Model confidence (mean pLDDT): 78 of 100. Predicted 3D model of a 109-nucleotide RNA (c-di-GMP-I-GGC riboswitch aptamer) from a Thermoanaerobaculia bacterium. It was read from a public genome assembly, where an Rfam model found it. NCBI's taxonomy places the organism under Bacteria, Pseudomonadati, Acidobacteriota, Thermoanaerobaculia.
[in-house]
RNA sequence: CUCGACAAAGGCACACCUGGGGAGACCCAGGGUCGCAAAGCCACGGGUCUUUGCUUUCUCCGCGACGUUCACCCGCCACGAAGUUCCCAAGACCGCCAAGCUACCGAAG
Numbered sequence: 001c002u003c004g005a006c007a008a009a010g011g012c013a014c015a016c017c018u019g020g021g022g023a024g025a026c027c028c029a030g031g032g033u034c035g036c037a038a039a040g041c042c043a044c045g046g047g048u049c050u051u052u053g054c055u056u057u058c059u060c061c062g063c064g065a066c067g068u069u070c071a072c073c074c075g076c077c078a079c080g081a082a083g084u085u086c087c088c089a090a091g092a093c094c095g096c097c098a099a100g101c102u103a104c105c106g107a108a109g
Base pairs, nucleotide, nucleotide: 002109003106004105011036012035016031017030018029019028020027021026034095040101041100045097046096047093048092049091050090051089053084054083055082056081058080059078062076063075064074
């Protein structure tokens, strides 16, 4: 240096629970302990996820146009709905993969 033991010392903490933050993915603190030898850092490669933005569609209200007036039709707006693959954007996750950086302990080979 590689490597990782039924070794020792220590570390991290899934699900879930409680409190808090966020629109959300998710995050923080405490508990917890499925697991982890980098489950330490890095979100700038791939991937997954989210949707206040964006897109599409329908439609309430409203506005415009038409019209003598109202309604319908048409256009705009947009509550709501769907998507976020294609248009675009902003985010989340490194305990999904890969790259990079750093690191505790120590048998065997």